[in-house]
Context: one part of a larger RNA
RNA sequence: CUGGGCGUAAAGAGCGCGUAGGCGGCUGGGAAAGUCUUCUGUAAAAUCUCCCGGCUUAACUGGGAGGGCGCAGAGGAUACUUCUCGGCUUGAGGACAGCAGAGGAGGGUGGAAUUCCCGGUGUAGCGGUGAAAUGCGUAGAUAUCGGGAGGAACACCAGUGGCGAAGGCGGCCCUCUGGGCUGUUUCUGACGCUGAGGCGCGAAAGCGUGGGGAGCAAACCGGAUUAGAUACCCGGGUAGUCCACGCCCUAAACUAUGGGUGCUGGGUAUGGGGGGUAUCGACCCCCUCCGUGCCGAAGCUAACGCGUUAAGCACCCCGCCUGGGAAGUACGGCCGCAAGGCUAAAACUC
Numbered sequence: 001c002u003g004g005g006c007g008u009a010a011a012g013a014g015c016g017c018g019u020a021g022g023c024g025g026c027u028g029g030g031a032a033a034g035u036c037u038u039c040u041g042u043a044a045a046a047u048c049u050c051c052c053g054g055c056u057u058a059a060c061u062g063g064g065a066g067g068g069c070g071c072a073g074a075g076g077a078u079a080c081u082u083c084u085c086g087g088c089u090u091g092a093g094g095a096c097a098g099c100a101g102a103g104g105a106g107g108g109u110g111g112a113a114u115u116c117c118c119g120g121u122g123u124a125g126c127g128g129u130g131a132a133a134u135g136c137g138u139a140g141a142u143a144u145c146g147g148g149a150g151g152a153a154c155a156c157c158a159g160u161g162g163c164g165a166a167g168g169c170g171g172c173c174c175u176c177u178g179g180g181c182u183g184u185u186u187c188u189g190a191c192g193c194u195g196a197g198g199c200g201c202g203a204a205a206g207c208g209u210g211g212g213g214a215g216c217a218a219a220c221c222g223g224a225u226u227a228g229a230u231a232c233c234c235g236g237g238u239a240g241u242c243c244a245c246g247c248c249c250u251a252a253a254c255u256a257u258g259g260g261u262g263c264u265g266g267g268u269a270u271g272g273g274g275g276g277u278a279u280c281g282a283c284c285c286c287c288u289c290c291g292u293g294c295c296g297a298a299g300c301u302a303a304c305g306c307g308u309u310a311a312g313c314a315c316c317c318c319g320c321c322u323g324g325g326a327a328g329u330a331c332g333g334c335c336g337c338a339a340g341g342c343u344a345a346a347a348c349u350c
Stems, first nucleotide, its partner, number of pairs: 003322004007304002012318001014201004021194003025088007033081002035077008048066007091191001092188003095184005103177007110154001115149007125136002162169002206247006215241002220236004258317006266295011299306002323350003332343004
């Protein structure tokens, strides 16, 4: 070095881009590094195997023979891997023509509702709960009508739906912009897959500076409840929630299921496209590509379940696990303004 694993038992990094590296389609020629073969040399002794011997036996030990891993050199083989020269188009990418979409960024704009302000009507209550009380209200509340201000979120459409790598994305319009799918077979000709480090993105909460602040609401203050009630319920209420810029980098970041490729019965529903049939046209029906669900052959699984969106059958690459606790902690290092994050033990104990 070599094992077995990673949906739920320990174990898939939150997600992507990509460096090194690993791996790599069909075909012809050449080389012969890996690989195979032959020969030569080497491969100390001990050890190992066989035979014979010595201690009463054995272990131990003396002698002889043999085997083996390996190394070097020389000759040869060329299927596979590699290197090199050339060709190919199915992998990959480009062009062209279409299509769907809450994909991203910026700007603008609309209506409903809550709250507040002004005015009208109006009067003794409103609110809240299991019941209450705190609270609000004759300085005129609640209710209702008109006007205004401001912030935040976008009912119905809405879906078991769509888009995105993930986090995530939902009124409407405009601008900029990423990705995907389908069709023709037009172009390039293996340009590919993965990806240690690295770089970027990354819900919520939190942090910095400035703004904003309607509703909601940690903390906090009251009222209840209760043995108590630092809660659940009620009345208030500040950070925060919103915006800009800069940080933080975590999560049940979940499909608890890494990525890629190929192969392996079906049924059904639904989203996007193409074709055929039918038709005046569409619907219907059939085929096909991509996506999203459900049910299930074979197979797999400890079972549950998975089952062409695999957890089936295989290959390639990365990450990770190796009894429970101590502990995702200490120490050290790196990062951070801080909060803290990442990396990550041991004693001891069961």
Overview
Predicted 3D model of a 350-nucleotide part of an RNA (small-subunit ribosomal RNA, central domain) from an uncultured bacterium. Rfam family: Bacterial small subunit ribosomal RNA. Its family is annotated with ribosome and structural constituent of ribosome in the Gene Ontology. The full RNA is in RNAcentral, with records from Greengenes.